[in-house]
The RNA shown here (FMN riboswitch aptamer (RFN element)) has 134 nucleotides. It matches the Rfam family "FMN riboswitch aptamer (RFN element)". About the family: The RFN element is a highly conserved domain that is found frequently in the 5'-untranslated regions of prokaryotic mRNAs that encode for flavin mononucleotide (FMN) biosynthesis and transport proteins. This element is a metabolite-dependent riboswitch that directly binds FMN in the absence of proteins.
RNA sequence: ACAAAGUUUCAGGGGUGGUGAAAUUCCACACCGGAGGUGAUCUGCGAAAGCAUUAAGUCCUCGACCGCUUUUAUGAGCGCUGAUUCGGUGAGAUUCCGAAACCGACGGUACAGUCCGGAUGGAAGAAACGACGG
Numbered sequence: 001a002c003a004a005a006g007u008u009u010c011a012g013g014g015g016u017g018g019u020g021a022a023a024u025u026c027c028a029c030a031c032c033g034g035a036g037g038u039g040a041u042c043u044g045c046g047a048a049a050g051c052a053u054u055a056a057g058u059c060c061u062c063g064a065c066c067g068c069u070u071u072u073a074u075g076a077g078c079g080c081u082g083a084u085u086c087g088g089u090g091a092g093a094u095u096c097c098g099a100a101a102c103c104g105a106c107g108g109u110a111c112a113g114u115c116c117g118g119a120u121g122g123a124a125g126a127a128a129c130g131a132c133g134g
Base pairs, nucleotide, nucleotide: 002134006129007128008127009126010125015029016028017027018026030114031113032104033103034062035061036060037059043052044051045050057102058101066079067078068077069076070075084100085099086098087097088096106117107116108115
């Protein structure tokens, strides 16, 4: 001066009723929201500057699913990949406050974000150890 290789653990939530021969799939009313980033609520500390913490399903990036290529296979590469407006405050907000909307892979099955299945899987990533070390 560097803070890595590696190891371990963790890593998705949510339904009742009605109709019907049959639906947790239709209808009614409910309910849910992976990871990192950004970010002005809140909370704590501080005299202050400021620091810490926390805050987006719909913004940015990524993961998952799916497709293609390649590989004996694990795997690798490429592609695809949903959805938000209005009002308010303010110097500044698609993030705060208020209101109203909208979205959700594949296979199965009476048409599925909520059931069953691939999946006791994979994974963005998080934490700890590594580090009184090298």